[in-house]
């Protein structure tokens, strides 16, 4: 300079080859408890790195940048 790969909540991942963005933890409120901690019930929390294209319909395909990893020279 060039190739791959990766980017979804606070964190660590899912999302079945286009069809309602999800668990776990973690936070915040309640029941249990003298308190605290364990259980258990609930609830916030997301422009799916950015900007465009396709398409009724995109996290998902497609161009272009951007930030991190690896590799080659």
């Nucleotide at each position: 300079a060039g190739g791959c790969c990766u980017g979804u909540a606070g964190c660590u991942c899912a999302a079945c080859u286009g069809g309602c963005a999800g668990a776990g933890c973690g936070u915040c409120g309640g029941a249990c408890u003298u308190u605290g901690g364990c259980u258990c019930c609930g609830a916030a929390g997301g422009u799916u790195g950015a900007a465009g294209g396709u398409u009724c319909g995109a996290a998902c395909c497609c161009u272009u940048c951007c930030a991190g990893g690896c590799c080659u020279g």
A computed fold for a 73-nucleotide RNA from a Bacteroidota bacterium, annotated as transfer RNA.
The sequence is in RNAcentral, with records from ENA.
Its Rfam family is "tRNA". About the family: Transfer RNA (tRNA) molecules are approximately 80 nucleotides in length.
The source organism's lineage runs through Bacteria, Pseudomonadati and Bacteroidota.